[in-house]
Molecule: transfer RNA
Organism: bacterium
RNA sequence: AGGGUCGUGGUGAAAUGGUAUCACACUGGUCUCCGAAGCCAGUAGCGUAGGUUCGAUUCCUACCGACCCUG
Numbered sequence: 001a002g003g004g005u006c007g008u009g010g011u012g013a014a015a016u017g018g019u020a021u022c023a024c025a026c027u028g029g030u031c032u033c034c035g036a037a038g039c040c041a042g043u044a045g046c047g048u049a050g051g052u053u054c055g056a057u058u059c060c061u062a063c064c065g066a067c068c069c070u071g
Base pairs, nucleotide, nucleotide: 001070002069003068004067005066006065007064010024011023012022013021018054026042027041028040029039030038047063048062049061050060051059
C1' cells in the first nucleotide's frame, strides 16, 4: 500500500428493513438473626459522519478502531 472479517448497555452475545432482545453484572425491594441463593422491579446500548428508503442495528459510501492475509 492492497484485500478480508468485525465494531450493539459495565461484560458476553442475538436481532439482516417495521416497538433493539437475552444472560451475567449493577441498583432497590422481598426473604433471613446476618449473608448467600431464590423471587419481584429498575437503570443502562446499535463505532463516527453522510446517502437510499414511508421506515436503517440491518442496504450503500467515506472515515475511525481491533484482528487476520498478501506484497